RNAcentral holds the sequence, with entries from ENA. This is a predicted structure of a 71-nucleotide RNA (transfer RNA) from a Pseudomonadota bacterium. It matches the Rfam family "tRNA". By type it is a transfer RNA. The organism belongs to Pseudomonadota, within Bacteria.
[in-house]
Order: sequence, then C1' cells, then structure tokens
RNA sequence: GAGGCCGUGGUGUAAUGGUAGCACAACACGCUGUGGCCGUGUUAGUACGGAUUCGAUUUCCGUCGGUCUCC
Repeated sequence: GAGGCCGUGGUGUAAUGGUAGCACAACACGCUGUGGCCGUGUUAGUACGGAUUCGAUUUCCGUCGGUCUCC
C1' cells in the first nucleotide's frame, strides 16, 4: 500500500427497516441471628459524521479503532 471481517450498558451476547432485549456484574429493598442462596426493583448501551426512508442497530458512503490475509 491492497482486501476481508468486526465495533450494541461495566462484561458477554441478541435484535432480517417499526417501543433496543437477555445473562452476569453494580446498587437498593425483602428474606436470614450474620453471610450466602433466592425474590423484587433500579441504574446503565447502538464507535463518529453524512445519505436514503414516514421511520435506521439494521441499507449506502466516508472517517476512526481492532483483527486477519496479501504485498
């Protein structure tokens, strides 16, 4: 330098254009003599910019980052 794939809460992982879910973690409460387990609830997320669309995590373009291959 060329090409492929990936980017979603703190972590992992879904969502084939129509209210962004789930699990773990954290916090609060309940339960318990205490702790753990268990139950209920809360907080927290689509890498960035633009395009298409009534509507974009999803489609298109570019940028950035990661990873792999080639040179």